[in-house]
Annotation: Model confidence (mean pLDDT): 75 of 100. Predicted 3D model of RNase P RNA and transfer RNA as a complex of 457 nucleotides. It holds a member of the Rfam family "Bacterial RNase P class A". Rfam classes the family as a ribozyme.
RNA sequence: GCGGAGGAUUGGAUGGCCGAGGUCAGCGCAAGUUGAUCUAGGAAAGUCCGGACUCCAUCAAGGCACGGUGCCGGGUAACGCCCGGGCAGGGCAACCUGACGGACAGCGCCACAGAGAACAGACCGCCUGACUGGUUCAGGUAAGGGUGAAACGGUGGGGUAAAAGCCCACCGCGGCGGUGGCAACAUCGCUGGCAUGGCAAGCCCCACCGGGAGCAAUGCCAAAUAGGGGCCGCGUGUGGGGGGUAACUUCACAGGAUCGUCUUGAUCCGAGCAGGUCCGGGUUGGCAGCUAGAGGGUGUCUGGUAACAGGCACUUGAGAUGAAUGGUCAUCGAACUGGGGCAACUCAGGGAACAAAAUCCGGCUUAUAGAUCCUCCGCGUAU
RNA sequence: GGUCCGGUAGCUCAACUGGAUAGAGCACCUGACUUCUAAUCAGGAUGUUGAGGGUUCGAGUCCUUCCCGGAUCG
Numbered sequence: 001g002c003g004g005a006g007g008a009u010u011g012g013a014u015g016g017c018c019g020a021g022g023u024c025a026g027c028g029c030a031a032g033u034u035g036a037u038c039u040a041g042g043a044a045a046g047u048c049c050g051g052a053c054u055c056c057a058u059c060a061a062g063g064c065a066c067g068g069u070g071c072c073g074g075g076u077a078a079c080g081c082c083c084g085g086g087c088a089g090g091g092c093a094a095c096c097u098g099a100c101g102g103a104c105a106g107c108g109c110c111a112c113a114g115a116g117a118a119c120a121g122a123c124c125g126c127c128u129g130a131c132u133g134g135u136u137c138a139g140g141u142a143a144g145g146g147u148g149a150a151a152c153g154g155u156g157g158g159g160u161a162a163a164a165g166c167c168c169a170c171c172g173c174g175g176c177g178g179u180g181g182c183a184a185c186a187u188c189g190c191u192g193g194c195a196u197g198g199c200a201a202g203c204c205c206c207a208c209c210g211g212g213a214g215c216a217a218u219g220c221c222a223a224a225u226a227g228g229g230g231c232c233g234c235g236u237g238u239g240g241g242g243g244g245u246a247a248c249u250u251c252a253c254a255g256g257a258u259c260g261u262c263u264u265g266a267u268c269c270g271a272g273c274a275g276g277u278c279c280g281g282g283u284u285g286g287c288a289g290c291u292a293g294a295g296g297g298u299g300u301c302u303g304g305u306a307a308c309a310g311g312c313a314c315u316u317g318a319g320a321u322g323a324a325u326g327g328u329c330a331u332c333g334a335a336c337u338g339g340g341g342c343a344a345c346u347c348a349g350g351g352a353a354c355a356a357a358a359u360c361c362g363g364c365u366u367a368u369a370g371a372u373c374c375u376c377c378g379c380g381u382a383u
Numbered sequence: 384g385g386u387c388c389g390g391u392a393g394c395u396c397a398a399c400u401g402g403a404u405a406g407a408g409c410a411c412c413u414g415a416c417u418u419c420u421a422a423u424c425a426g427g428a429u430g431u432u433g434a435g436g437g438u439u440c441g442a443g444u445c446c447u448u449c450c451c452g453g454a455u456c457g
Stems, first nucleotide, its partner, number of pairs: 001379010012332007020039008041354001045365002048363005053214004066210005071085005086100001087098004101205002106203002108199003123145002125141006131134001153171006172194001173192008218288004228279005233273002237253006255269005295316009336349005384456007393409004402440001411427005433449005
């Protein structure tokens, strides 16, 4: 110098004028007004996780179902987040990526092609035999060919009619043991001739976690509550009889609802009402919750590899509710564009990304023009 | 502000437990019939399955991140 990797910060500046909202103070009976002071973000976003808080409730223990998480250890209020480590994959490297438990608990699936797709299999080929001597038949064979995403351990040697873990060496895999490590795991030795293809972001098994709803939660005040409907409860229309009357009871008739494919039928109900409950209608203003909390920032010390935890000092602080945090002017201004210049530079133009609180907090994800800083890697050159 | 649901030809819907070229009706285009049109008959085209990434041999379907639309709650 070129190319790259990781991390951090910032993301227009100053002033004038005109406004908006909160708080405090003064004045005012009040409406209000005057003054002081404060007023968006790193993501305020998506609402994807985890909590605080509140209510419903029994939601305790334990179990079932359902959902979630998933290498190991640690951090944290908690997490699916973060840190450290292991393993696997990628990169020359710095470094990056990983839903990364279990496929000998069980079930299921593996299209097409292919002879055969999971305790297998003979299509071509190879070898042996038979005879009717060839486009033949029988047997052996998984080394070779072909199909496929995947063909039932790999390479080499021995062996054989041809072959084969049939035998041997190394590698892989399984089992047992030793050593190191808290562990994941690593490594060494012995052993098994191989028995165990893939898929769990298919069911499932194992371990752990989870009661539900969400600030439009929830509580209070004010206002409103005309006329309604469903269900539950008490109760039953008309006529005749019993009963001194009434309450009540019985029979018949009429209507409706439910069951029933239909018929026969069975069961129930009715007007009304003091009520319970749900729906709907009406009302739709205010107060609390509400923002000082697992607070933030800076510096420093202690423990820890780190995440993080703790101590001290200083500093800082939106709380609105159709919803404020803005508009405009001036000066300055980065990127960028054009001209000049070998270059440093200069002249003119230009005029700042994504986006904006709505109970709060910890994360993740997504969007983001540009500017700045730190550490590291590779290549080239010079010393 | 919170919560929940959906997205497949121009429109309305299919696609079984993941298996291949994603189907059907209407609409559209071409030809025939007709003097012409409609109807009818014959044939045809029609898709980045909202977008990106992943799991898998294979994704409309399973997982995940965004985008768009709708419903509901005081």